[in-house]
RNA sequence: AGAGUUUGAUCCUGGCUCAGGACUAACGUUGGCGGCAUGCAUCAUACAUGCAAGUCGAGCGAUCGGCCUUCGGUAGCUUGCUACUGGAGGUACGGAGCGGCGCACGGGUGAGUAACGCGUAGGUAACCUACCCCACGGUUCGGGAUAGCCGGUCGAAAGAUCGAUUAAUACCGGAUGUGACGGAGAGGCGGCAUCGUCUUUCCGGGAAAGAUCCUUCACGGGAUCGCCGAGGGAGGGGCUUGCGUACUAUUAGCUUGUUGGUGAGGUAACGGCUCACCAAGGCUUUGAUGGUUAGCCGGCUUGAGAGAGUGAACGGCCACACUGGAACUGAGACACGGUCCAGACUCCUACGGGAGGCAGCAGUAGGGAAUUUUCCGCAAUGGGCGAAAGCCUGACGGAGCAAUGCCGCGUGAGGGAUGAAGGCCUUCGGGUCGUAAACCUCUGUCAUUGGGGAAGAAGGUGCAUCGGAGGAAAUGCCGGUGUAAUUGACGGUACCCAAGGAGGAAGUCACGGCUAAUUACGUGCCAGCAGCCGCGGUAAUACGUAAGUGGCGAACGUUGUCCGGAAUCACUGGGCGUAAAGAGCACGUAGGCGGCCGGGUAAGUCAGAGGUGAAAUCCAGGGGCUCAACCCCUGAACUGCCUCGGAAACUGCUCGGCUAGAGGUCCGGAGGGGAAAGUGGAAUUCCGGGUGUAGCGGUGAAAUGCGCAGAUAUCCGGGAGAACAUCAAUGGCGAAGGCAGCUUUCUGGCCGGAUCCUGACGCUGAGGUGCGAAAGCCAGGGUAGCGAACGGGAUUAGAUACCCCGGUAGUCCUGGCCCUAAACGAUGAAUACUAGGUAUUGGGCCUUAGGUUCAGUGCCGACGCUAACGCAUUAAGUAUUCCGCCUGGGGACUACGGCCGCAAGGUUGAAACUCAAAGGAAUUGACGGGGGCCCGCACAAGCGGUGGAGCAUGUGGUUUAAUUCGAUGCAACGCCGAAAACCUUACCUGGGCUUGACAUCCCCUGCUACCCUAUGAAAAUAGGCUUUCCGAGCGAUCGGACAGGGUGACAGGUGGUGCAUGGCUGUCGUCAGCUCGUGUCGUGAGAUGUUGGGUUAAGUCCCGCAACGAGCGCAACCCUCGUGUUUAGUUACUAACAGUUCGGCUGAGGACUCUAGACAGACUGCCCGUUUUACGCGGGAGGAAGGUGGGGACGACGUCAAGUCAUCAUGCCCCUUACGUCCAGGGCUACACACGUGCUACAAUGGCGUGUACAAAGGGCUGCGAAGCCGUGAGGCCAAGCCAACCCCAUAAAGCACGCCCCAGUUCGGAUCGGAGACUGCAACUCGUCUCCGUGAAGGUGGAAUCGCUAGUAAUCGUGAAUCAGCAUGUCACGGUGAAUACGUUCCCGGGCCUUGUACACACCGCCCGUCACACCACCCGAGUCGGGUGCUCCCGAAGUCGCAUACCCAACCUCGUGAGGGAUGUGCCGAAGGAGUGCUUGGUAAGGGGGGUGAAGUCGUAACAAGGUA
Repeated sequence: AGAGUUUGAUCCUGGCUCAGGACUAACGUUGGCGGCAUGCAUCAUACAUGCAAGUCGAGCGAUCGGCCUUCGGUAGCUUGCUACUGGAGGUACGGAGCGGCGCACGGGUGAGUAACGCGUAGGUAACCUACCCCACGGUUCGGGAUAGCCGGUCGAAAGAUCGAUUAAUACCGGAUGUGACGGAGAGGCGGCAUCGUCUUUCCGGGAAAGAUCCUUCACGGGAUCGCCGAGGGAGGGGCUUGCGUACUAUUAGCUUGUUGGUGAGGUAACGGCUCACCAAGGCUUUGAUGGUUAGCCGGCUUGAGAGAGUGAACGGCCACACUGGAACUGAGACACGGUCCAGACUCCUACGGGAGGCAGCAGUAGGGAAUUUUCCGCAAUGGGCGAAAGCCUGACGGAGCAAUGCCGCGUGAGGGAUGAAGGCCUUCGGGUCGUAAACCUCUGUCAUUGGGGAAGAAGGUGCAUCGGAGGAAAUGCCGGUGUAAUUGACGGUACCCAAGGAGGAAGUCACGGCUAAUUACGUGCCAGCAGCCGCGGUAAUACGUAAGUGGCGAACGUUGUCCGGAAUCACUGGGCGUAAAGAGCACGUAGGCGGCCGGGUAAGUCAGAGGUGAAAUCCAGGGGCUCAACCCCUGAACUGCCUCGGAAACUGCUCGGCUAGAGGUCCGGAGGGGAAAGUGGAAUUCCGGGUGUAGCGGUGAAAUGCGCAGAUAUCCGGGAGAACAUCAAUGGCGAAGGCAGCUUUCUGGCCGGAUCCUGACGCUGAGGUGCGAAAGCCAGGGUAGCGAACGGGAUUAGAUACCCCGGUAGUCCUGGCCCUAAACGAUGAAUACUAGGUAUUGGGCCUUAGGUUCAGUGCCGACGCUAACGCAUUAAGUAUUCCGCCUGGGGACUACGGCCGCAAGGUUGAAACUCAAAGGAAUUGACGGGGGCCCGCACAAGCGGUGGAGCAUGUGGUUUAAUUCGAUGCAACGCCGAAAACCUUACCUGGGCUUGACAUCCCCUGCUACCCUAUGAAAAUAGGCUUUCCGAGCGAUCGGACAGGGUGACAGGUGGUGCAUGGCUGUCGUCAGCUCGUGUCGUGAGAUGUUGGGUUAAGUCCCGCAACGAGCGCAACCCUCGUGUUUAGUUACUAACAGUUCGGCUGAGGACUCUAGACAGACUGCCCGUUUUACGCGGGAGGAAGGUGGGGACGACGUCAAGUCAUCAUGCCCCUUACGUCCAGGGCUACACACGUGCUACAAUGGCGUGUACAAAGGGCUGCGAAGCCGUGAGGCCAAGCCAACCCCAUAAAGCACGCCCCAGUUCGGAUCGGAGACUGCAACUCGUCUCCGUGAAGGUGGAAUCGCUAGUAAUCGUGAAUCAGCAUGUCACGGUGAAUACGUUCCCGGGCCUUGUACACACCGCCCGUCACACCACCCGAGUCGGGUGCUCCCGAAGUCGCAUACCCAACCUCGUGAGGGAUGUGCCGAAGGAGUGCUUGGUAAGGGGGGUGAAGUCGUAACAAGGUA
């Protein structure tokens, strides 16, 4: 510090997610030790049991118990001990009581509280303060009670009550009393209004308590601790103020003790705190009131910071103590372990009545994902009481439990390669776990055992003693020394020593990217994973396991929460033309902001000083535990608030001035600015009349409609309503909406020019007010045209639409509502500044083709800005001010609530749930029922076919034991298959074999093959016969070949996957394209080049150009055909010569044809025209051939997961007495049908018969097979020649000549069937071909539709070859005869280039919308119903304070009383809980209703994206 994720890719916007840190955590797996911390976050739920607040006898009385002393009695009896018992005295040890102090601290919890509760800084001149400290004064004389105890009564108990008796530091009276307090007076000082303070005079009222000790004979005196009065202090508290302190406006008004005053009461104290009276105030958009949530802070977590979140542990404050209310006591409480009342709950009960409050420490139940021991000790620290010893202390100190967290340590160290075994992987070579282990040498932390063993302890007490002050002295007080016996829960702990032995001690998560770390097997969209993107459908680095690796390590992961990343609420630090976002427009209130000069002030501001900002924490420097965590010390810091005195630039305030902003005056100007009244012509329609006749109208085409009752058309006249052509504009006006014939009246704003006047009067503008298109609503008019709804006609699968004929509201007017629009420049208003060019509207000026200036309106463009597009003086630039608005998509322009409206509806405006995107701009493609240009047998123009028939062949389907498999739009279907009777053959049935039909290795044997016999369908099985070969060596023997047997490694598979692959092939397409390097442009994807102007078959070439070059393609180079030359002449040829059986047959020739080598030739080279003087094009010459001469081979980058695992090869998977292999038979040849490709025809351009002419290219020894003979023929017999320019296949056919047929299902056509044959072959039944005789079907040119072909082409005619024993209508090749047509590119199909739109990118066979149906989810409404909270009104009214009353009670005190005062009782106000009524609010639940979301394949249509087919 960033990363992943929207796209084919890009930039941006924007959300989601991750990496980090932190937990009072929990869960899963695992777990050695120690230190320091932490440990009910949930039910402020209920609590068994124990403990958590007592203490003082030096305040008091009694003596119940205990103990001591003493005097007796009785008994046992060892005559001094025990037991029992009585009296007296003592003792404060235990219990109870009076009294004092404490119990208001300490400890717990966070329910309530949005508040002066908390934080911070002040005030208190409006207050209190027990114990403590300092200094002053005093402590006198008396009195009457009462508890305890005793006796009685009631009660189960708790307890209550009566009588008698007693003490005090309990209570009461008197005396004295400085000062304080109250009243009156005088004076001084101060302050902040009330006032404060000092001095002084008089009056009033008002205190106390003793205890212990010392000394003294005693009186007395003294010490210490108390007590009283009053002053000061410290510490603590009360009250009060400024500022800060959550969300919500879908809470906008709240308030009657309310706000203030006067008086009174009350309090420690101010105060409506309370009451009476008076006034009518007080709070609030700077958010009152209400609702929801919440203890606040120091801090803690995170963060660079600013912030955000949080408020466990520790510390400060507050609040609470079962729930609600109340007071009492007290210095202090409205009191956690006190009281009273009410309520709920629990317990006891004799049923009458009582008791209780763990949110103290432990602990229990419950709740919960979850949180400990019913421990030890007061040794330390602290607290209460006490003179003290001491007692009490679940505060505290410790231990226990829990890896809950932080920190530390260990689980060993060094050596050790044969790189052991084993595991895993493997390309089978090896690699890896891995120096890891074993093994050798060491060490001893921790744990274990044994031994030693702290610090934490200071004090206190006893004894002795010193000093000091004071005192008559002593005790005592203050300070110190010595000494003695002591005080430790933790704990025999920390720590130290020794012993033994590597011995007892490692896991967990991950390994697709983010993110460090990979392989194998299993699984097969299953099981599962997942934080996001996403993995899994047979080769998963993503699931599960293993091995390996990476990370962390006594822990590691997961879940949850918070901060961060997130500049994703933006103060630091964001935005609003198109991504979310400018209010429809204006006026204007509050508010915010505000021109120039000067004076004053000092609120803001700035710097200085002072106070405070508790401690702890954080940070820095030191120190202590072996280190660290942890702890201690010191410093800094605590960014804040307050006070004081300064400064005066800026802002504010105030005073004075100015004119540049703003406004006014005068003179001119333009305009569909607004309102009202009037008025005009054209058109439409209607009415009347005339002329006139059969149609009109309407559409893509029609029909509905109108018309012989006279339409349309045309002429004349009249009526009505609405809108204003031309002018007219890119123009004008208005704030926006909007505004258009002409005239008049009234009226708003704007612009220019010139002086003068006012003197900041300004800008913006939350709320508010007004205006606000169309549609719509109400009332009344009006209605020509147009025209929702509606009717009809068409279109269509449907057509509730588009088109047509009609047509009502409405559109128009008047008045009143509505208040919304893509109300758009998708751009708030205002001001200033920042290049220009050009056009135009309205003014002014001038030196007038024009220039300049002011105000507008447009376009193009610099800088700059922008994600880009674009904006650019009319800013989206640079700045300032103010307002509005945004924060992922959907849900949702929704729901509920409020406000407005007659309604329709408007405005304000959520959540649950759901998704990982939604979106903007631009890029490259693809696509378009977008555009432009251009090609192609693409159409058109032609010729011939297919589709109809019969047959052949392939396919689908069906059938079958099997009908093997593959190919499936073009680009499968006479395709793989250039030959299925067996074989082929892969399929089926049946019969066999198992190292195998085939390969290699090892061992043994020497046979086997051939032949014969038997069985069998064959394969094979069984038997017989016969007997090896080659090489080396003298030989024994060895090696090899072959064959048989055996063993296991292995063979074998046309089994699967063409979506794991290689290779090969098809296709777009022989289309002209596809790219690269460098440079340049762009943030980038990309662009440029390759676009443009010409041209071409061509990205072919030329020109231009931020491009310059290059590559793969095109073309050419290759083959063939066409011309010629040359070379060579046998088997080819034959002109001349000669011979001849007349056949180039022979001699001969090398001329010709031909053969096949080498060359030549064609290049727009030449001419004319044209074009840009280019490239080229048109024409021409020459030439065998002319503009690529014809044909072929040759197929760019790529597309189709195209085809092929069955040609072959090959990964993986599968089978292994079978999915291998051998054999026989069958099947691939089936047959209701459908389709493709062909053949033959339907006839006279023909058929048949007879005769006759002319090819090319091939093939041939298991072959081609002449001639001759036989057969009607297929063919047969015999057999020459030929390994082929020699011989053979081999007659070419159409053609030509002659003849017949005469339009007929025929002398066309030949299917089918019968019979007889031929050939091949082991074998023609299933299932071959051919011949002859006979038979003689459909078919008379073929619907919709569709195919081929542009010249030696189509059409037509034959010929050959491959395969092959045989089998050709197929395929491949060859020649013969030999056309027609092309105006042209509108249309169909395919393609190329440019451009445009796009919501497509699996790319239009795309994307995508809504209803309906089904399932699930959350929500809204809902007759109601059940709860919670709360307002108002009323009833009842506990305890209790206060008031009032009283004929009852009262020792001490008093004026001695029918009194004061107190008590008790009664009563009044208030008053908790409770009850009733009525509202508001919130939640649960509900028949039914509603829309929404989600879901792999449902239904119906096709709305949107292209002109999306009606933009």
Small-subunit ribosomal RNA from a metagenome, 1511 nucleotides, folded computationally. Its Rfam family is "Bacterial small subunit ribosomal RNA". Rfam links the family to the GO terms ribosome and structural constituent of ribosome. The coordinates come from a structure-prediction model, not an experiment, and the mean pLDDT is 85.